[in-house]
Overview
This is a predicted structure of a 113-nucleotide RNA (Guanidine-I riboswitch aptamer) from Ponticoccus sp. (in: a-proteobacteria). RNAcentral records the identical sequence in 2 taxa.
This record gives sequence, C1' cells and structure tokens, in this order.
RNA sequence: AUGCAGGGCGUCUAGGGUUCCGCCUCACUCUCUCCCUUGAGGGUCUGGUCCAAGAGACGCCACCGGCCGGGCAAAUUCCCGGCGGGACACGGCGGGGCAAAAACCCGGGAGAA
Repeated sequence: AUGCAGGGCGUCUAGGGUUCCGCCUCACUCUCUCCCUUGAGGGUCUGGUCCAAGAGACGCCACCGGCCGGGCAAAUUCCCGGCGGGACACGGCGGGGCAAAAACCCGGGAGAA
C1' cells in the first nucleotide's frame, strides 16, 4: 500500500423525535357551570403507538482443519448429538429516509492511535 473477512433474524434497552393516542393551553359548539363536540397550538409534555445501536443485552439459526461421542464400507471431507469459540474497536463534519429525529443508513466510512 492492496485484498478478504469480522454473519442473519427476532425480542428488548440506552437513545430518538412527534404521524397517531394521551396530556396541557386557547378558542368553538352545547350549556347555569363543569364535562362532552370541533379546531388551532405546545415534544423546553413524564408517557402509550412508532424508530433504534459495528463498537449495548438476551435468544434462535448459520459458521469454526476447535474438542468429544455416534452412524455408514469409510471420514479432515457426509449426517446426528454435546461442549466450546467469534478477539479488539477513539471516531467527525455533512448527507439520507420515514410524520420527524436519533448511537438508524452512508459507516468497523473520512480521520486518529
């Protein structure tokens, strides 16, 4: 300097915004008043729906010339089962999509060590 790889899915969490629900404010309708009705606004409204991590969690599947046992004429090669393994990982600006935003995607990027 170059190449390959660091798997997939699901359920959650940190986090996120505001389409819907709820809440709050103002006004309207109704009305003695409150509530109910309709509309506008508020996410600097705790929340529900929703989105959500490469460097967060759990589970399942896949993978491993890792180990053990079994099957078959035979096994590093095929099938089944069990155990084990997947280390390390600082990270912009800017852009993208959904209603909108984000540790989502660009991106284990640019860059740094």